The RNA shown here (c-di-GMP-I riboswitch aptamer) has 75 nucleotides and comes from a Nitrospirota bacterium.
It matches the Rfam family "c-di-GMP-I riboswitch aptamer". Rfam links the family to the GO term cyclic-di-GMP binding.
The coordinates come from a structure-prediction model, not an experiment, and the mean pLDDT is 81.
RNA sequence: CCUCGAUAAAGCCAAGCCCUCUGUGAGGAGGGUGCGGAAAGCAGGGGUCGCUUGUAAGACAGCCGAGCUGCCGAA
Numbered sequence: 001c002c003u004c005g006a007u008a009a010a011g012c013c014a015a016g017c018c019c020u021c022u023g024u025g026a027g028g029a030g031g032g033u034g035c036g037g038a039a040a041g042c043a044g045g046g047g048u049c050g051c052u053u054g055u056a057a058g059a060c061a062g063c064c065g066a067g068c069u070g071c072c073g074a075a
Stems, first nucleotide, its partner, number of pairs: 004073002012037002016033007035062001041068002045064002047060003
């Protein structure tokens, strides 16, 4: 360094539920809690949701695959 991922350590993220705000809407933001996660970071091909009956908004990623980046470190 690569592979790998521990009953290690330090941090990180946050499903569902509750409260508040917000969008026409799929949804989003903040707070609490904490199922889980070594990419549950980015991005968005497939996919899902949504819009549109005319030239037509978008949303999601903690479902799959590939890409880029990345913390710690035993066997």